Order: sequence, then structure tokens, then C1' cells
RNA sequence: UCUCGAUAAAGCCAAACCCUUCGCAAGAGGGGGGCGGAAAGCGACGGGUCUUAAAAGACAAAGAUGGCCGAGCUGCCGAA
Repeated sequence: UCUCGAUAAAGCCAAACCCUUCGCAAGAGGGGGGCGGAAAGCGACGGGUCUUAAAAGACAAAGAUGGCCGAGCUGCCGAA
């Protein structure tokens, strides 16, 4: 350094649910909470899933999800 990931250490993130704000919606922000997580850090590139009010269209288009997966970029610690 790479692989790997411990009943290690120091920290980190935060599911459901509740309150609140935003959005048509999926869902998102904030507070509480803590199921879990070694990328549960970042970005919708590919696939998946989900949503769609406004005039129509739903195999399209627009959006959501990075805590569904792949690939990409970055990254803490160091037992075996």
C1' cells in the first nucleotide's frame, strides 16, 4: 500500500414511530427517537421500485429513492 473487517479504541451516521415545515404525490428539511450501518459519505450514470396536480400523454415525460443493487469519486481506525 492492497485485500479484509475484530465482542478493539476514538469518533460518525440514524430506520420505524411521534411533533413540525414544505410538496399534488412519491418524498424531503428541522426536532425527538434508535432499527441498524465500515462507506447508512457524495453524485440519479445503468438497472429496480415508487409518485404524478397543473392541458394532454403513463413502455413517454417530469420527479422521488444513494438506508434496493451495480458501476464511479472520496474517506476514519487497524486485531487476525
Predicted 3D model of an 80-nucleotide RNA (c-di-GMP-I riboswitch aptamer) from a Methanomicrobiales archaeon. The sequence was found by an Rfam model in a public genome assembly. The organism belongs to Methanomicrobiales, within Archaea.